[in-house]
Molecule: transfer RNA
Organism: Patescibacteria group bacterium
RNA sequence: GGAGGGUUCGCAUAAUGGCAUUGCACCGCUCUUGAAAAGCGGCGGGAGAAAUCCCUUAGAGGUUCGAGUCCUCUACCCUCCG
Repeated sequence: GGAGGGUUCGCAUAAUGGCAUUGCACCGCUCUUGAAAAGCGGCGGGAGAAAUCCCUUAGAGGUUCGAGUCCUCUACCCUCCG
């Protein structure tokens, strides 16, 4: 230099172009003399008293009524070729 694959919550992981999934970890509660285990609930960011609203799938553009998904460029990681 060329080709292919990948980047999603703290970690891992799913997602035919149509509400971003699940597990672990973590937090709260129940149970217990106390813990563990188990059960229930919560678990990206911002605004707001709340209701609710806005943003968020590496970054930036594009296509589309609608993009994690398709296209282009950029960054980073892995594999192969030279």